Context: one part of a larger RNA
C1' cells in the first nucleotide's frame, strides 16, 4: 500500500423488521444428480449450474449406440495422366444407403466451306489434399455472466518522503451518485455518475379511405327510443410527425457559514432524477464458452472423416432444484349478459355455410391488411343448482372410440367422446418473491413451429391490495478509522 477482523464510527439496498403471496407435503409437467444401458451425445455445477445452451429430440435435427455401406471422400483449390458413344440418363436386378446393367444421348469456346482439330467445363485414375461436435477456455480472439448500476477507478504537473508511496480522492455538511458546497499544498484531467437516446403521462399546431352522427344532405329497419347503409366533414378519439412543458424556475418558514442543501405550500397533467426502458468504470472469479462461428497447438486419416436403416438423447428404487393443478363455498356446476391490449397472417389468417355431441371437416367471401381475418377475452356482474360430503371439490390413472398434423406417431405426438375415478382436507426443519397500478389473480398475442410433450420464454391488457415504527439484529455493499505472526 493492500487483504482480513467473532475491532470501532458513519451509511446504503425487499437486508431484516411491519405486512401479503408462495416453496418445503400431494399429483403432474420440465430440468439435474444417481442408477440402468449397446447408447441412454455433449457442455453448464455455492451465491454467478439445475423450463440453463435448447426460441420446438417421431424421422431429420444428432453430435451417441447397433447393423450395412463409401473411400480424392458430401465439400474447396491445384498438378499430371487419361476420357466423345465421354458426362448425364428413362427402364431393369438386390437394395436403405450403396452396387450392377443400361435404351437413349450431350453442353460451351477458337480455327475451318466442310469433314474434322484444339481449348474449356464434366467424369474417371493417381497426387498434393480435403474432412473431424476428436482433445486443450489453464494456449487464445471475441462475446457473456457475477460484484453491481455498487460509486468508485485512475491520469497529469506541483508538493512531502531517503524510499515504497503519500497528498489530490482526507476533513465539515449534503445527495440517489468522488452529486454538490464549504475548507484544505494542492491545481486541474480522464473513465464512471448525471444529462444527451427510446416508451409513457398534459398542451398546442399539422395530418385525414380509422373514428364521429358534434354539426348537416339521403336511404333503410323500428311505435318510440335508437340501431344500419351511403355522401359531405375534419369537431371529438385515434394514427403519425413536430413543437412546447419541469428548471428548486417562483413564493413562504426555518437550519446552517450570508454556501450547498433540506422541509412546507402555491401553481401545474406532471413535481424535485414525475414513471418504465436502454446505458454497466478500472477491475475480480486462470468464472463460461475450442458444440454458435474464428483460432495456435496437439491427435484421427479405408477413419476419431462420410452416407443410411433402426435404436437412443423420453430408459426408473430414488434424491434435488423450477414450475403447473388443486386440496374447495371469497368455492364448484349451468344458464344469460358486458369491457381490451400487444400482436400475427399468402406452401398464410379465414369470415360466412353445410355436416360432425365435440375435436373438427367440405365449400367458401374478404385480406398482402388502422380497411378483411385470427377476435364473441377472462376474471367481473345477473339468475338458478349444490350445502361443508374425499362431495357436483380435485383430476392423476386406466379402458375404448375417433380427431389432425406428418412419408410415418409401436418405442415417442398433441387435442376430442364416453367411462374410469388415484393422491390431496393448507404442507416439518427451512426458505423465497415483492413497496403501486407494484404484490397477488384473470385471460390473450407473439418467436421456435409440419405437428408438439409450452404448464416454459417473451411480451400485452383486465381486476386491484397489506405494510414499513425503525437500523438492535442476519446477509451484501460503500466510506473513514484501528490491530495484524498475511501479501
Nucleotide at each position: 500500500u493492500g487483504a482480513c477482523g467473532g475491532g470501532g464510527g458513519c451509511c446504503u439496498g425487499c437486508a431484516c423488521a411491519a405486512g401479503c403471496g408462495g416453496u418445503g407435503g400431494a399429483g403432474u409437467a420440465u430440468g439435474u444428480g444417481g442408477c440402468u444401458u449397446a447408447a441412454u451425445u455433449c457442455g453448464a455445477u455455492a451465491c454467478c449450474a439445475c423450463g440453463c445452451g435448447a426460441a420446438g429430440a417421431a424421422c431429420c435435427u444428432u453430435a451417441c449406440c447397433u447393423g450395412g455401406c463409401c473411400u480424392u471422400g458430401a465439400c474447396a483449390u491445384g498438378c499430371a495422366g487419361g476420357u466423345g458413344g465421354u458426362a448425364g440418363g428413362a427402364g431393369c436386378c438386390c437394395g436403405a444407403a450403396g452396387g450392377g446393367u443400361g435404351a437413349c444421348g450431350a453442353c460451351u469456346c477458337u480455327c475451318g466451306c466442310a469433314a474434322g482439330a484444339g481449348a474449356g467445363g464434366g467424369c474417371c485414375u493417381g497426387c498434393a489434399c480435403a474432412g473431424g461436435u476428436g482433445c486443450u477456455g489453464c494456449a487464445u480472439g471475441g462475446c457473456u455472466g457475477u460484484c453491481g448500476u455498487c460509486a468508485g477507478c485512475u491520469c497529469g504537473u506541483g508538493u512531502c518522503g531517503u524510499g515504497a508511496g503519500a497528498u489530490g480522492u482526507u476533513g465539515g455538511g449534503u445527495u440517489a451518485a468522488g452529486u454538490c458546497c464549504c475548507g484544505c499544498a494542492a491545481c486541474g484531467a480522464g473513465c464512471g455518475c448525471a444529462a444527451c437516446c427510446c416508451c409513457u403521462g398534459c398542451g398546442u399546431c399539422c395530418u385525414g379511405u380509422u373514428g364521429c352522427c358534434c354539426c348537416u344532405g339521403g336511404g333503410c329497419c323500428g311505435a318510440g327510443a335508437g340501431g344500419c347503409c351511403c355522401g359531405a366533414g375534419c369537431a371529438c378519439u385515434c394514427u403519425g410527425g413536430a413543437c412546447g412543458g419541469a428548471c428548486u424556475g417562483c413564493c413562504c418558514c426555518g437550519c446552517u457559514c450570508u454556501a450547498a442543501c433540506g422541509g412546507g405550500g402555491a401553481g401545474g397533467a406532471a413535481g424535485g432524477u414525475g414513471g418504465g426502458g436502454a446505458u454497466g468504470a478500472c477491475g475480480u472469479c486462470a468464472a463460461g464458452u475450442c458444440a454458435g462461428g474464428a483460432u495456435g497447438g496437439c491427435c484421427c486419416u479405408u477413419a476419431u472423416g462420410g452416407c443410411c436403416a433402426g435404436g437412443g438423447c423420453u430408459g426408473c428404487a430414488c434424491a434435488c432444484g423450477u414450475a403447473c393443478u388443486a386440496c374447495a363455498a371469497u368455492g364448484c356446476c349451468c344458464g344469460g349478459u358486458a369491457c381490451a391490449a400487444u400482436g400475427g397472417g399468402c406452401u398464410g389468417c379465414a369470415a360466412c355455410a353445410c355436416g360432425g355431441u365435440c375435436a373438427c371437416g367440405u365449400g367458401a367471401a374478404g385480406c398482402c391488411a388502422a380497411u378483411c381475418c385470427c377476435c364473441g377475452a377472462a376474471a367481473a356482474c345477473c339468475g338458478g343448482g349444490c350445502c361443508c360430503a374425499g362431495u357436483u371439490c380435485a383430476g392423476a390413472u386406466u379402458g375404448u372410440c375417433g380427431u389432425c398434423u406428418g412419408c410415418a406417431a409401436c418405442u415417442c405426438g398433441a387435442c376430442g367422446g364416453c367411462a374410469u375415478g388415484a393422491a390431496g382436507c393448507u404442507g416439518g426443519a427451512a426458505u423465497c418473491g415483492c413497496u403501486a397500478g407494484u404484490a397477488a389473480u384473470g385471460g390473450c398475442g407473439c418467436a421456435u413451429c409440419a405437428g408438439c410433450u409450452a404448464c416454459g420464454g417473451c411480451g400485452c391488457c383486465g381486476u386491484g391490495a397489506a405494510u414499513a415504527c425503525g437500523u438492535u439484529c442476519c446477509c451484501a455493499g460503500g466510506c473513514c478509522u484501528u490491530g495484524u505472526a498475511c501479501a